[in-house]
Molecule: Glycine riboswitch aptamer
Organism: Glycomyces albidus
RNA sequence: GAAAACCGGGCGGGAGAGAUCGUGGGCCUCAUGCGCUACACGGCACCGAAGGGGCAAGUCCCUCGCUUCAAACUCUCAGGUACCAGGACCGCCCGGGUUAG
Numbered sequence: 001g002a003a004a005a006c007c008g009g010g011c012g013g014g015a016g017a018g019a020u021c022g023u024g025g026g027c028c029u030c031a032u033g034c035g036c037u038a039c040a041c042g043g044c045a046c047c048g049a050a051g052g053g054g055c056a057a058g059u060c061c062c063u064c065g066c067u068u069c070a071a072a073c074u075c076u077c078a079g080g081u082a083c084c085a086g087g088a089c090c091g092c093c094c095g096g097g098u099u100a101g
Base pairs, nucleotide, nucleotide: 006096007095008094009093010092011091012090013089018044020043021042022041023040024039025037026036027035045081046080047079051077052075053074054073058068
């Protein structure tokens, strides 16, 4: 003491899918509820881009078998299905970090 990988922070961009059904709560009403509600729980349906699981080629092996290994593919456990939020991923900046020299 440069750059890359990697880690942390900031800013910008960033998709999909019921404003569904029931119950409760709340509101309205003298009262009941046939009304309203996107607050909670549950049912069914659906989505795929936090996280998590599975798989190819290849690797290993004389062969079979076994081992190991990826994704935006796949599963949908988790999560999500107005807005907000979250969000893989992309760009820029700051700091750390390591090494070449």